This is a predicted structure of a 348-nucleotide part of an RNA (small-subunit ribosomal RNA, central domain) from an uncultured bacterium.
It matches the Rfam family "Bacterial small subunit ribosomal RNA". For this family Rfam cites "Crystal structure of the ribosome at 5.5 A resolution" (Yusupov et al., Science, 2001).
The prediction has a mean pLDDT of 88.
The RNAcentral record of the full RNA draws on ENA and SILVA.
[in-house]
Context: one part of a larger RNA
RNA sequence: CUGGGUUUAAAGGGUGCGCAGGCGGCCUGUUAAGUCCGGGGUGAAAUCCUACAGCUCAACUGUAGAACUGCCUUUGGAUACUAUCAGGCUUGAAUCAAGUAGAGGUCAGCGGAAUACAACAUGUAGCGGUGAAAUGCAUAGAUAUGUUGUGGAACACCGAUUGCGAAGGCAGCUGACUGGGCUUGUAUCGACGCUCAGGCACGAAAGCGUGGGGUAGCGAACAGGAUUAGAUACCCUGGUAGUCCACGCCCUAAACGAUGAUUACUCGCCGUUUGCGAUAUACAGUGAGCGGCUAAGGGAAACCGUUAAGUAAUCCACCUGGGAAGUACGUCCGCAAGGAUGAAACUC
Numbered sequence: 001c002u003g004g005g006u007u008u009a010a011a012g013g014g015u016g017c018g019c020a021g022g023c024g025g026c027c028u029g030u031u032a033a034g035u036c037c038g039g040g041g042u043g044a045a046a047u048c049c050u051a052c053a054g055c056u057c058a059a060c061u062g063u064a065g066a067a068c069u070g071c072c073u074u075u076g077g078a079u080a081c082u083a084u085c086a087g088g089c090u091u092g093a094a095u096c097a098a099g100u101a102g103a104g105g106u107c108a109g110c111g112g113a114a115u116a117c118a119a120c121a122u123g124u125a126g127c128g129g130u131g132a133a134a135u136g137c138a139u140a141g142a143u144a145u146g147u148u149g150u151g152g153a154a155c156a157c158c159g160a161u162u163g164c165g166a167a168g169g170c171a172g173c174u175g176a177c178u179g180g181g182c183u184u185g186u187a188u189c190g191a192c193g194c195u196c197a198g199g200c201a202c203g204a205a206a207g208c209g210u211g212g213g214g215u216a217g218c219g220a221a222c223a224g225g226a227u228u229a230g231a232u233a234c235c236c237u238g239g240u241a242g243u244c245c246a247c248g249c250c251c252u253a254a255a256c257g258a259u260g261a262u263u264a265c266u267c268g269c270c271g272u273u274u275g276c277g278a279u280a281u282a283c284a285g286u287g288a289g290c291g292g293c294u295a296a297g298g299g300a301a302a303c304c305g306u307u308a309a310g311u312a313a314u315c316c317a318c319c320u321g322g323g324a325a326g327u328a329c330g331u332c333c334g335c336a337a338g339g340a341u342g343a344a345a346c347u348c
Base pairs, nucleotide, nucleotide: 004319005318006317007302008301012316014202015201016200017199021195022194023193025089026088027087028086029085031083033082034081035078036077037076038075039073040072041071042070049065050064051063052062053061054060092192094188095187096185097184098183099182100181104178105177106176107175108174109173110172111155116150117149118148119147120146121145122144126137127136163170164169207249208248209247210246212245213244217243218242222238223237224236225235260315261314262313263312264311265310268293269292270291271290272289273288274287275286276285297304298303321348322347323346330341331340332339333338
């Protein structure tokens, strides 16, 4: 290289946008670059192959032919396919109009429950916690109950195999601004498409920066009490960073459906969300989702099965025994933590 693979055996990039590149709908014509058929040139000899011949045979050798599957050509043609140029089409894509559902995003305002704290009131000896205890709190009046107030964080019920989003993710209510989807149409446009190495953007949690703000609850570290042979733990009492906000970084996850994107095709049944249409209503119908079970088919099996892991096509990413190792070195990025790229010796 040919070839084989990537749900769970090694292997799908965390996600999107997108330049280059690769690939690309239907019809007609043009050119003839690729492609195909001829011509010309070359493809040394030997070797290989075929036929015949010479050494008594064979090996070996000679003669002739074929072959050398290739390359070159301002050479003659063909035009189905690819390409080029020109024109057209509407089914792919997009736009428009009218509808429509939604925890999609950003900002601002507001609300109630609960915890905590403070003040006051009632009230008296315990409270709290556990397997059992103790540390802790409490006669300087706790716990409990009531009233009032302050502050921060999160939004019970509704709530659901529900919905929305490219992924991460998104949930009290209201408003402003705003992205995308879906449906219907005799509308418009006319291939404008798909994928995408580099690149750019987004990217949970933790972490970092600001002598930033905030701090109720929870709570790494830490302290104490228990347990234990020990207990740098599990349990308990406290508790700092953090968790929250603003701005700027970090860029990683079992970032998972462990399943890349797009398109076409391939029996059905059931549930559900949301459109359309129809009707007196319902069933049935027809789109777009979310789930369950299955035919064909696939699969090592588990299982997948119109939301494919089936049948095909295009493009990208990735894999090639285990360990050493996602380490070392170098480079790039980062304030740092570290991230990205990423070996070998040796060993089994």